[in-house]
RNA sequence: GCCUCGAUAGCUCAAUUGGUAGAGCACGUGACUCUUAAUCACUAGGUUGUAGGUUCGAUUCCUACUCGGGGCACCA
Numbered sequence: 001g002c003c004u005c006g007a008u009a010g011c012u013c014a015a016u017u018g019g020u021a022g023a024g025c026a027c028g029u030g031a032c033u034c035u036u037a038a039u040c041a042c043u044a045g046g047u048u049g050u051a052g053g054u055u056c057g058a059u060u061c062c063u064a065c066u067c068g069g070g071g072c073a074c075c076a
Stems, first nucleotide, its partner, number of pairs: 001072007010025004019056001028042004033037001049065005
């Protein structure tokens, strides 16, 4: 340098034909009893990597860029 996969809640990951963004864990609150804490219930938490484009409407489609994983090439 080229190809490819990925970026969504604090963490790990979903999201169907493009049509109201979700789960588990963690945090917080409450209940409970088996108390270095466990269990149960509830609440809160999101510029969907950045900037544009298409569209009535984009996590989803297109372009460029940034970051990360993998492969290939070059390094006389």